[in-house]
Formats: sequence, structure tokens, C1' cells
RNA sequence: GGGCGUAUAGCUCAGCGGUAGAGCGGUCGGCUUACACCCGGCUGGUCGGGGGUUCGAUCCCCUCUGCGCCCA
Repeated sequence: GGGCGUAUAGCUCAGCGGUAGAGCGGUCGGCUUACACCCGGCUGGUCGGGGGUUCGAUCCCCUCUGCGCCCA
């Protein structure tokens, strides 16, 4: 330099163009003599930046940035 993939909650990841979710975590409560386990509530996001298409974009297109893999 070229090609491909990826970027969503504190972490690991889902998400058929139509109000963004799970698990773990955090926090409060229940349970226990107490701790742990377990159960319930709550807490969670400018969906990496910019532009385009569309009535509508996390999703499609372009571009930039970071990361990973391959080729040279």
C1' cells in the first nucleotide's frame, strides 16, 4: 500500500428498516444468628465520528477513526 471483518450498557454479546435487549456487574430489599447461594425491585446507552438514501437508520450506501485477520 491492497483486501476482508469488527465498533451497541462498566464487561461479554444479541438485535428482519418501525419505541434498543440479555447475561454478568452495581445498588436496595427478602432469606440466614451471620456470610455465601438463591429470590424480587431498581440502575443502566448521544448504538465510534461525519455525511447520504428513506416517511422512518443500530440495521442500507459513502467517508474518517480505532482494533483484528490475510496479501504484498

This is a predicted structure of a 72-nucleotide RNA (transfer RNA) from Nocardioides sp. Its mean pLDDT, the model's own confidence on a scale to 100, is 84. The RNAcentral record of the sequence draws on ENA. Its Rfam family is "tRNA". Its family is annotated with triplet codon-amino acid adaptor activity in the Gene Ontology.